[in-house]
């Protein structure tokens, strides 16, 4: 220097080739249960979907540049 991957919540990861409200698990808080804790139910709050543009009636998803990870090749 080229190429291919990833990049969504505090971690770890979905999101079926655009379409009605962005979601699960752990963690974090709250409450029921218990002498009490752990488990174990129920609720809750947390994401401007890595940053900027474009393209659409509409973009987490398509399309450009940048940037960080991690492979591969010189």
């Nucleotide at each position: 220097g080229g190429c291919c991957u990833a990049u969504u919540a505090g971690c770890u990861c979905a999101g079926u080739u655009g379409g009605u409200u962005a979601g699960a698990g752990c963690a974090u808080c709250g409450u029921g249960u218990u002498a009490a804790u752990a488990a174990u139910g129920c609720g809750a709050a947390g994401a401007u979907c890595g940053c900027a543009g474009g393209u659409u009636c509409a973009a987490a998803a398509c399309c450009u540049g940048c940037a960080u990870c991690g492979g591969c090749c010189a």

RNAcentral holds the sequence, with entries from ENA and Rfam. A computed fold for a 74-nucleotide RNA from Zingiber officinale, annotated as transfer RNA. The organism belongs to Zingiber, within Eukaryota. The prediction has a mean pLDDT of 82. It matches the Rfam family "tRNA". It is annotated as a transfer RNA. Gene Ontology term of the family: triplet codon-amino acid adaptor activity.